Small-subunit ribosomal RNA, 5' domain from an uncultured prokaryote, 523 nucleotides, folded computationally. Its mean pLDDT, the model's own confidence on a scale to 100, is 82.

[in-house]
Context: one part of a larger RNA
RNA sequence: AUGAACGCUAGCGGCAGGCCUAAUACAUGCAAGUCGAGGGGUAACAUGAGUACUUGUACUUGAUGACGAGUGGCGCACGGGUGCGUAACGCGUAUGCAACCUACCCUUAACAGGAGGAUAACCCGAAGAAAUUCGGAUUAAUACCCCAUAGUAUCACCAGAUGGCAUCUGAAGGUGAUUAAAGAUUUAUCGGUUAAGGAUGGGCAUGCGUGACAUUAGCUAGUUGGUGAGGUAACGGCUCACCAAGGCAACGAUGUCUAGGGGUUCUGAGAGGAUGAUCCCCCACACUGGUACUGAGAUACGGACCAGACUCCUACGGGAGGCAGCAGUAGGGAAUAUUGGUCAAUGGACGAGAGUCUGACCCAGCCAUGCCGCGUGCAGGAAGACGGCCUUCUGGGUUGUAAACUGCUUCUAUACAGGAACAAAUAGUCCAUGCGUGGAAAGUUGAGAUGGUAUCGUAAGAAUAAGGAUCGGCUAACUCCGUGCCAGCAGCCGCGGUAAUACGGAGGAUCCAAGCGUUAUCC
Numbered sequence: 001a002u003g004a005a006c007g008c009u010a011g012c013g014g015c016a017g018g019c020c021u022a023a024u025a026c027a028u029g030c031a032a033g034u035c036g037a038g039g040g041g042u043a044a045c046a047u048g049a050g051u052a053c054u055u056g057u058a059c060u061u062g063a064u065g066a067c068g069a070g071u072g073g074c075g076c077a078c079g080g081g082u083g084c085g086u087a088a089c090g091c092g093u094a095u096g097c098a099a100c101c102u103a104c105c106c107u108u109a110a111c112a113g114g115a116g117g118a119u120a121a122c123c124c125g126a127a128g129a130a131a132u133u134c135g136g137a138u139u140a141a142u143a144c145c146c147c148a149u150a151g152u153a154u155c156a157c158c159a160g161a162u163g164g165c166a167u168c169u170g171a172a173g174g175u176g177a178u179u180a181a182a183g184a185u186u187u188a189u190c191g192g193u194u195a196a197g198g199a200u201g202g203g204c205a206u207g208c209g210u211g212a213c214a215u216u217a218g219c220u221a222g223u224u225g226g227u228g229a230g231g232u233a234a235c236g237g238c239u240c241a242c243c244a245a246g247g248c249a250a251c252g253a254u255g256u257c258u259a260g261g262g263g264u265u266c267u268g269a270g271a272g273g274a275u276g277a278u279c280c281c282c283c284a285c286a287c288u289g290g291u292a293c294u295g296a297g298a299u300a301c302g303g304a305c306c307a308g309a310c311u312c313c314u315a316c317g318g319g320a321g322g323c324a325g326c327a328g329u330a331g332g333g334a335a336u337a338u339u340g341g342u343c344a345a346u347g348g349a350c351g352a353g354a355g356u357c358u359g360a361c362c363c364a365g366c367c368a369u370g371c372c373g374c375g376u377g378c379a380g381g382a383a384g385a386c387g388g389c390c391u392u393c394u395g396g397g398u399u400g401u402a403a404a405c406u407g408c409u410u411c412u413a414u415a416c417a418g419g420a421a422c423a424a425a426u427a428g429u430c431c432a433u434g435c436g437u438g439g440a441a442a443g444u445u446g447a448g449a450u451g452g453u454a455u456c457g458u459a460a461g462a463a464u465a466a467g468g469a470u471c472g473g474c475u476a477a478c479u480c481c482g483u484g485c486c487a488g489c490a491g492c493c494g495c496g497g498u499a500a501u502a503c504g505g506a507g508g509a510u511c512c513a514a515g516c517g518u519u520a521u522c523c
Base pairs, nucleotide, nucleotide: 001521002520004519005518006517007516008515011374012373013372014371015370016369017367018366019332024330025329026328028327029326030325033074034073035072038071041067042066045065046064047063048061049060050059051058052057053056081285082284083283090210091209092208093207094206095205096204097203100202101201105198106197107196108195109194110193111192113147114146116144123136124135125134126133127132153178154177155176156175157174158173163168183190184189185188211257212256213255218248219247220246223245224244225243226242227241228240229239230238260282261281262280263279265274266273267272287308288307289306290305291304310321311320312319313318338364340363341362346360347358348357349356350355377408378407379406380405387399388398389397390396391395414459415458416457418455429440430439431438432437467512468511469510470509471508472493473492474491478507479506480505481504482503488495489494
């Protein structure tokens, strides 16, 4: 010093932290949706309208608010978890890409003309215990598709400026070919397509650094390089064909063991040593192994497929599942919390917005786990009381101003009464405008989970609050009794066999203090 544990003890508050073990298995709930201002629609709810009559019911109607399912868009690659694997361009640092991608966002330029066929939903039918599946008919779109238009895009050919050490790069220009688009509403905007640039995020390459063991000395055939092709966003044995026989290694290759890396954290005068919990950055993983699809982005924790182990349902034909998300359960363990509240704030997704979702987050609960702060009273008070202990015993010493007693105070606890900040906005209104947006007003509307919390006032009253370890030396603190190498102590030296300051008890003392000791680990 600690993410600690154990023993004894325990008044309060603030701030932090809390499965280090079984990456063991998981009941239950929640953790990713959103948009009707893309579209077809109408299962439920509500409103309106209509019809019927028993006058408050039934039926009809997408007409309206809305909206189950399904279509389409965006998101689900973020956020959250864990540390299995990995000794590696994984990480750190410094560079490079004349070898690259980037949805949403910003800037600039140009454009958006025609035409079409489907398909879910719904309806009908069929199979199945279920999960679900199949067939028929039908309909829409910002879904899909065809034609047109198009260059600073792509490809081919011509041409070859500039730059670079160089392989190379290939500007302006010319010819030809190819590829675009979608609409919506509250009519003011939003959205769509192409191209260039930016921003952001990523990909790749390289130098250096980054464990242990030599009781691991040789390793390597896609291996090392070349030519060509394929593949990729992109370079490259990344893959393949052919050719050459290389490449690495005592400056430690290869192998085995261990391990996520860093900022940090702890210690130390420093140099170092140790460390990698919390927080931040990067990496890896998501029951185990493999594979791709979709997409700007994944080889995708709460997506798909295959195989495996395990669990569950079954009508035995067949199906379902993945907490290393938040809680929680069992198990393991010396050991680690609530199946809590809210989206009020911050942030994220979607949306024109209102808003919806958000176990991220913000809060609360539990735990002396740590750090910090406060309190358990203050002043006076000598008959130096009683009692205890010691003693050289008609006495003295000590506990000890300690108590009693007198006066004072009220932090805290209790009761009562007030009571926050965190809230800025958005929307609506008005004004200006370069039409993107900006500004104003506070008359109206309106929002706090935490929390009746923090905090403040009043009341009475010392009232509600001290323990733990140690006392032979190291090491601050000593006597008596008991025991008699016994019982026991102990970190080391060592104590104990009849006068034990070392064992046990008592009185006293010392050190810390809501803690104190012990154990473990690091310096």